[in-house]
Molecule: Bacterial RNase P class A
Organism: Bacteroidia bacterium
RNA sequence: GCAACAGGCCGGGUCAUCGCUGCCGCUCUCGGGCGGGGGAGGAAAGUCCGGGCAACACAGAGCAGCCUGCUUCCUAACGGGAAGGUCUUUGGUUUGUAAAAACCAGGGAACAGAAAGUGCCACAGAAAGGAUACCGCCCUGCUUUCGGGUGGGGUAAGGGUGAAAUCGUGAGGUAAGAGCUCACGGCUUGUCCGGGCGACCGGCGGGCAGGUAAACCUCAGGCGUUGAAAGGCCAAAUAAAUCCCGGCGGGGCAACCCGUAUAGCGGCUCGUUAUACAAUCUUCUUCGGAAGUGCGCCGGGAAGGGUAGGCCGCUAGAGCCGCCUGGCAACAGUCGGCCCAGAUAAAUGAUGACCCUGCACUUGUGCAGACAGAACCCGGCUUACAGGCCUGUUGCUUUU
Numbered sequence: 001g002c003a004a005c006a007g008g009c010c011g012g013g014u015c016a017u018c019g020c021u022g023c024c025g026c027u028c029u030c031g032g033g034c035g036g037g038g039g040a041g042g043a044a045a046g047u048c049c050g051g052g053c054a055a056c057a058c059a060g061a062g063c064a065g066c067c068u069g070c071u072u073c074c075u076a077a078c079g080g081g082a083a084g085g086u087c088u089u090u091g092g093u094u095u096g097u098a099a100a101a102a103c104c105a106g107g108g109a110a111c112a113g114a115a116a117g118u119g120c121c122a123c124a125g126a127a128a129g130g131a132u133a134c135c136g137c138c139c140u141g142c143u144u145u146c147g148g149g150u151g152g153g154g155u156a157a158g159g160g161u162g163a164a165a166u167c168g169u170g171a172g173g174u175a176a177g178a179g180c181u182c183a184c185g186g187c188u189u190g191u192c193c194g195g196g197c198g199a200c201c202g203g204c205g206g207g208c209a210g211g212u213a214a215a216c217c218u219c220a221g222g223c224g225u226u227g228a229a230a231g232g233c234c235a236a237a238u239a240a241a242u243c244c245c246g247g248c249g250g251g252g253c254a255a256c257c258c259g260u261a262u263a264g265c266g267g268c269u270c271g272u273u274a275u276a277c278a279a280u281c282u283u284c285u286u287c288g289g290a291a292g293u294g295c296g297c298c299g300g301g302a303a304g305g306g307u308a309g310g311c312c313g314c315u316a317g318a319g320c321c322g323c324c325u326g327g328c329a330a331c332a333g334u335c336g337g338c339c340c341a342g343a344u345a346a347a348u349g350a351u352g353a354c355c356c357u358g359c360a361c362u363u364g365u366g367c368a369g370a371c372a373g374a375a376c377c378c379g380g381c382u383u384a385c386a387g388g389c390c391u392g393u394u395g396c397u398u399u400u
Base pairs, nucleotide, nucleotide: 001396002395003394004393005392006391007390008389009388010387012355013354014353015352016351017350018349020039021038023036024035025034026033027032028031041371045382046381048380049379050378051377052376053227054226055225056224065223066222067221068220069219070084071083072082073081074080085111086109087108088107089106090105091104092103093102094101095100112218113217117216118215119212120211121210134159135158136155137154138153139152140151141150142149143148167185168184169183170182171181172180186208187207188206190204192203193202194201195200231312232311233310234309242302243301244300245299246298247297248296249258250257251256259277260276261275262274263273264272265271266270281292282291283290284289319338320337321336322335324333325332326331356369357368358367359366360365361364
């Protein structure tokens, strides 16, 4: 110097002009004018997880349901983060006859429990779990044409099947075999010993137990519901719903007639059209009815939620920057400094010049400048992202 990987940071700049939207000050003719100052992101995204805040709900406990799942710590909290443990995997080195183990560098893990119980383990295979022995091996009965055939029993060492076959290697042992015994190795239960806060590690002792919980299940912890369209307030107007006040028929068997109230129209002291004219119950009665009640209807008045409109919520906060202290770190604390969008159908922009970066070629011109746009706020995770910078590790190369 180049390349790969990992981590972190930035992600166009300056000036001018014209706009848009909040804030502050001054000013007047109350709506403008002038001046100053603020105005998207690392992800504003997906809305996945956790919290703040708000309304509603809520004795306590349990069941059901859902989520999480190695340990300790951080944190307001988390399924996030830090540090660690265990297992596994890739590459390398070492020890060992082997089985296996140790170390170095990197990756991964839904990483509680399979010795509580139940279920399942395709195909192949005799057998998929208390092993019904396929081939083979061993013992033995019968038979034989001496090649063998057949019956009974033993055997998990060998072969074969399989992702997985009842611990591995070696030796003893045996009819042949077998943790049957022994050495080494692996794994593992323990009222055991030692270390660690703990996951766990080392030892001792005992044994050899298949896998699967992203199958049921068991254990431990957590979870009320809904989200700013939450929620609070204001002014005006209002319904056939609410409350109050007032008013509301006579005759006839009936068709109907007369009358009253309201509304419409006209030629408006009147005419005409339409609608309505009271349910039920109580008491009294000379039995004809009367008095009261007031469902309903008409008129007047009061109060009046939501929607639409305006204001608040709304941005000074688990805030940002810096030094120091504590801690391996995540992070916490003291001190100092700072104020950094708040719109509402939604502002945060456009144009020009110069510069920067990249690509083309006519070497001074042209084109391009990633992903992407706040909507109550915050902490995370995930996803998208042209290009550039810094740090570390490894490899290659060059010079001294």